Formats: sequence, structure tokens, C1' cells
RNA sequence: GACAUUGGUCGCCAACCUCAGUGUGAGCUGAGUACGGAAAGCUACAGAUCUCAAGUAACACGAGAUGGCUGAGCUGCGUAU
Repeated sequence: GACAUUGGUCGCCAACCUCAGUGUGAGCUGAGUACGGAAAGCUACAGAUCUCAAGUAACACGAGAUGGCUGAGCUGCGUAU
């Protein structure tokens, strides 16, 4: 230095909820909080779930949201072996 496994110690991120703002909405942003996480860092490619407009008997189609839903891709820290 590389790979595999492992680690929640000092640290890192951060659910739910509350307040404020924002969006038609799903949601998003900031602060508090700490369920959890060894990539809970990034990417909407595939699947899945959700939202919206029009149309509508229904299906299909269009645009969007979710990366802390799953897979995949890229990058990285670090205890121990």
C1' cells in the first nucleotide's frame, strides 16, 4: 500500500417528533432531538412504493418524490486480525 473480515472507543451521520420556511402534493430545507447506521457519503440506472395534472368504465401514457425500500455503480474513514 492492497484485499477480506471485524469494530459503535474518541469521533461522524441521523429516524420519529416539535418549531419555522417551502411545494398542488408525495416531499424538501434549517434548528432542536437521538430510533438507528461501518458507508445512513454520492448517483434515480433497474425494480419497488408514493404524489400530481389531464383523460377516464378500467388499463395504459406523462411529469415528479423516496438513496434511512432493495439491487447495482463510484468514492472514502478507521480499531483489531